[in-house]
RNA sequence: GGCCCCAUCGUCCAGCGGCCUAGGACAUCACCCUUUCAAGGUGAAGACCGGAGUUCGAGUCUCCGUGGGGCUACCA
Numbered sequence: 001g002g003c004c005c006c007a008u009c010g011u012c013c014a015g016c017g018g019c020c021u022a023g024g025a026c027a028u029c030a031c032c033c034u035u036u037c038a039a040g041g042u043g044a045a046g047a048c049c050g051g052a053g054u055u056c057g058a059g060u061c062u063c064c065g066u067g068g069g070g071c072u073a074c075c076a
Base pairs, nucleotide, nucleotide: 001072002071003070004069005068006067007066010026011025012024013023018056028044029043030042031041032040049065050064051063052062053061
């Protein structure tokens, strides 16, 4: 240099064009329970990397960029 893959709550995952007003687990916070703590129960807050395009409609498809990972070539 070329090619391929990935990017979503604090963390790890789900999502496969319309059931997304983006869901789950753990963590956090509040309350309940408990003599206390832990565990448990109920609830709350919390995210789509940036831009452009396609479409009636994009987390999802396309392109560019950014970041990360892998394979490969050249040089030596």